The prediction has a mean pLDDT of 76. The RNA shown here (Bacterial RNase P class A) has 441 nucleotides and comes from a Pseudomonadota bacterium. NCBI's taxonomy places the organism under Bacteria, Pseudomonadati, Pseudomonadota. Rfam family: Bacterial RNase P class A. By type it is a ribozyme. About the family: Ribonuclease P (RNase P) is a ubiquitous endoribonuclease, found in archaea, bacteria and eukarya as well as chloroplasts and mitochondria.
RNA sequence: GCAGUAGGGCAGGCGAUCGCUGCCGCGCGUGGGUCACACCCCGCGCGGGGGAGGAAAGUCCGAACUCCGCAGGGCAGUGCGCCGGGUAACGCCCGGUCGGGGUGACCCGAAGGAAAGUGGCACAGAAAACAUACCGCCUGCGGUGUGUCGAGUGAUCGGCGCACCGCGGGUAAGGGUGAAAAGGUGCGGUAAGAGCGCACCGCGCCGGCCGUAAGGUCGGUGGCAGGCUAAACCCCGCACGGAGCAAGACCAAAUAGGGAGGCGCCGGCGCCCGGUGCCGUCCGGCACCGGGUCAGCCGAGAGGGUGGCCCGCCCGAUGCCUCCGGGUCGGUCGCUCGAGCCGGUCAGCGAUGACCGGCCUAGAGGAAUGAUCGCCGCCCGCAGAGGUGCCGAGAGGCACCGAAGCGGGAACAGAAUUCGGCUUAUCGCCCCACUGCGACG
Numbered sequence: 001g002c003a004g005u006a007g008g009g010c011a012g013g014c015g016a017u018c019g020c021u022g023c024c025g026c027g028c029g030u031g032g033g034u035c036a037c038a039c040c041c042c043g044c045g046c047g048g049g050g051g052a053g054g055a056a057a058g059u060c061c062g063a064a065c066u067c068c069g070c071a072g073g074g075c076a077g078u079g080c081g082c083c084g085g086g087u088a089a090c091g092c093c094c095g096g097u098c099g100g101g102g103u104g105a106c107c108c109g110a111a112g113g114a115a116a117g118u119g120g121c122a123c124a125g126a127a128a129a130c131a132u133a134c135c136g137c138c139u140g141c142g143g144u145g146u147g148u149c150g151a152g153u154g155a156u157c158g159g160c161g162c163a164c165c166g167c168g169g170g171u172a173a174g175g176g177u178g179a180a181a182a183g184g185u186g187c188g189g190u191a192a193g194a195g196c197g198c199a200c201c202g203c204g205c206c207g208g209c210c211g212u213a214a215g216g217u218c219g220g221u222g223g224c225a226g227g228c229u230a231a232a233c234c235c236c237g238c239a240c241g242g243a244g245c246a247a248g249a250c251c252a253a254a255u256a257g258g259g260a261g262g263c264g265c266c267g268g269c270g271c272c273c274g275g276u277g278c279c280g281u282c283c284g285g286c287a288c289c290g291g292g293u294c295a296g297c298c299g300a301g302a303g304g305g306u307g308g309c310c311c312g313c314c315c316g317a318u319g320c321c322u323c324c325g326g327g328u329c330g331g332u333c334g335c336u337c338g339a340g341c342c343g344g345u346c347a348g349c350g351a352u353g354a355c356c357g358g359c360c361u362a363g364a365g366g367a368a369u370g371a372u373c374g375c376c377g378c379c380c381g382c383a384g385a386g387g388u389g390c391c392g393a394g395a396g397g398c399a400c401c402g403a404a405g406c407g408g409g410a411a412c413a414g415a416a417u418u419c420g421g422c423u424u425a426u427c428g429c430c431c432c433a434c435u436g437c438g439a440c441g
Stems, first nucleotide, its partner, number of pairs: 001437005007431004012376007020051002023048007031041002053412001057423002060421005065244004077240005082096005097111001098109004112235002117233002119229003134175002136171016183201006202224001203222008248333004258324006266299004270293010303315004340359008378409005386401006
């Protein structure tokens, strides 16, 4: 110098002008409420001091808090699963172990059980699992062909071989298939082979030592269990009651329901119907009694309207008034002092914990936290004044640093009860430690 690994941090700064928001203070209003004032509420103005994040996001885990028949047991379901530690808790974090990857710094792992059972394993292949046998290798019998030797005058027969065919046996070394084929390498052994025997490696079991443990290491022993798959069913162990701040608590209007109490829903005339008696007559009339109340007249009328109050005027009947209770609109709380933040010391490899000191840092549900301009700073590209080092006799060449100037860029994103994590998004920059390669001294 190039390429990388791990950990931590930042997320432009200052100023001016104009805005937003809620808190505090002051002022204003023919504002609301009140008989009126104070206080309060509403609106406006001014001033003051606050006003997003490392992820506020996804809502994936774990909690606080709240309510729900206090939730004990079982089934189902879901999640987790090496060991030790941390924590309020966790599926998170730290330190280890084992396995895998990388030359390395380092990274990744959902890492219990396949000797409980069930299932699956495409294509290829003989066989995908209580093993099997396609080619090959070895071998027995029979047949055919052939070589050679022997016997026989000869046809021919016999022995020993070789090749091929058929039937049978042995084998699992080798070939071939596949992602995967019943340990690996070597020597011996065998008809050919094979853990058949042996050595080393691997595996199982036993023991010693080290370690809290996972596990490591050493020794002995057994020729050696039977593929892979459990983010397939399943088995084992552990954990889990449910819903969520629209949780939940309080205050509480109009209207319409529910319950209790009080006042009122009336009287006369008139009219209609029925009955009795009398008169008179064959049409009715009069009196009394009972019932009814659409319209009309008179009077009364709880209460209401107007109004500061009284009179007056108007309205006025399955109505009016009072109280109780539940719910709705609306409002208040929950609501930001908390497993809090910053600094330091100590303990610990670390996650983290203990102690000391300091600080208060949005609390708003159509939801604020912004816009413009100027200056400075940051990054990238072009450009290259100038400088340094090396090579070279020189001309010059190579590498690196780099001022002015010009052009461009500055991300992801937006609190909504709170907290601890995880995951995802993110222009760029800084600090510290480390690794590999190359050059020079």